[in-house]
The RNA shown here (c-di-GMP-I riboswitch aptamer) has 105 nucleotides and comes from Thermincola sp. The same sequence occurs in records of 2 taxa. RNAcentral holds the sequence, with entries from Rfam and Ribocentre. Lineage of the source: Bacteria > Bacillati > Clostridia > Thermincolaceae > Thermincola. The coordinates come from a structure-prediction model, not an experiment, and the mean pLDDT is 79. Its Rfam family is "c-di-GMP-I riboswitch aptamer". Its family is annotated with cyclic-di-GMP binding in the Gene Ontology.
RNA sequence: UCAGUGUUGGUGUAAACCCAGUGAAAGCUGGGGGCGCUAAAGCCCAAGGGCCUAAGGAUACAGUGGGGCCAAUGACCGCUGAUCUACGGCAGCCGGGAUGCAAGG
Numbered sequence: 001u002c003a004g005u006g007u008u009g010g011u012g013u014a015a016a017c018c019c020a021g022u023g024a025a026a027g028c029u030g031g032g033g034g035c036g037c038u039a040a041a042g043c044c045c046a047a048g049g050g051c052c053u054a055a056g057g058a059u060a061c062a063g064u065g066g067g068g069c070c071a072a073u074g075a076c077c078g079c080u081g082a083u084c085u086a087c088g089g090c091a092g093c094c095g096g097g098a099u100g101c102a103a104g105g
Base pairs, nucleotide, nucleotide: 005105007103008102009101012037013036017032018031019030020029021028022027035092043097044096045095048094049093050090051089052088056085057084058083059082061081062080063079064078065077066076
């Protein structure tokens, strides 16, 4: 001097919750507030994996109303519910990338 790994400090950040705004929601922004994290829980990446939401869309599902038929069923339209779905989100879920403080082991 370089690399790795601990410790202490400094620095940075900021959970839950509250207020305001925004959004269909998940969430996000600002202020307050600190659970924690700390050369990374600071910065970038959502086309690495995973997770959240479902406005819109789909459904041969359930219920209901209408119309039609008139032996009955089916097909049709609307509404509610249910299920699926991201082009919407999450980086403090894991992960990738760059930057890389002081002392001392």